The RNA shown here (c-di-GMP-I riboswitch aptamer) has 85 nucleotides and comes from Ruminiclostridium sp.
RNA sequence: GAUUGUAAAUAGCAAAUCCAUCGAAAGGUGGAGACGCAAAGCCAUGAAUCUAAAGCAUUAUUGCCACGAUCGUCAGGUUGCCGAA
Numbered sequence: 001g002a003u004u005g006u007a008a009a010u011a012g013c014a015a016a017u018c019c020a021u022c023g024a025a026a027g028g029u030g031g032a033g034a035c036g037c038a039a040a041g042c043c044a045u046g047a048a049u050c051u052a053a054a055g056c057a058u059u060a061u062u063g064c065c066a067c068g069a070u071c072g073u074c075a076g077g078u079u080g081c082c083g084a085a
Base pairs, nucleotide, nucleotide: 004083005082012037013036017032018031019030020029021028022027035072041078042077043076045075046074047073048070049069050068055064056063057062
């Protein structure tokens, strides 16, 4: 340095749920809380999934649709801690 994560150490993140708040919603943010995580750091680039406000259609309450969202769904890109074998 590459591969790698069965050891140890240091530090970190935080699912569900509850409260507050933003949002049409999905969901985000903050606090409490830990199911888990070696990239559960960052980037919506490809796929996937969720929502459907606006728009279009309509038998008038339903259908389609992302310019919305998820990186803790997978892949890709990029940066990074420790170092036993």

Taxonomically the source falls in Ruminiclostridium (Bacteria, Bacillati, Bacillota, Eubacteriales).